About this RNA:
The RNA shown here (transfer RNA) has 73 nucleotides and comes from a Dehalococcoidia bacterium. The RNAcentral record of the sequence draws on ENA. It matches the Rfam family "tRNA". By type it is a transfer RNA. The coordinates come from a structure-prediction model, not an experiment, and the mean pLDDT is 82.
RNA sequence: GGGGCUGUAGCUCAUCAGGGAGAGCGCGUCGUUCGCAACGACGAGGUAACGGGUUCGAGUCCCGUCAGCUCCA
Numbered sequence: 001g002g003g004g005c006u007g008u009a010g011c012u013c014a015u016c017a018g019g020g021a022g023a024g025c026g027c028g029u030c031g032u033u034c035g036c037a038a039c040g041a042c043g044a045g046g047u048a049a050c051g052g053g054u055u056c057g058a059g060u061c062c063c064g065u066c067a068g069c070u071c072c073a
Base pairs, nucleotide, nucleotide: 001072002071003070004069005068006067007066010025011024012023013022019056027043028042029041030040031039049065050064051063052062053061
């Protein structure tokens, strides 16, 4: 320098032939307990890497940029 893959909640990841942004763990409150743990209930938390384009509508399609992993040179 060139090719491929990935980037979504604090962490690990779902969601894909474009139309309600979610799970587990973690965090907070409450209940159970003398208390803790465990368990149960409820809740907070995301400009979907960044910029642009297509579309009535984009996490999803297209282009560029950045970062990580990987292959080739």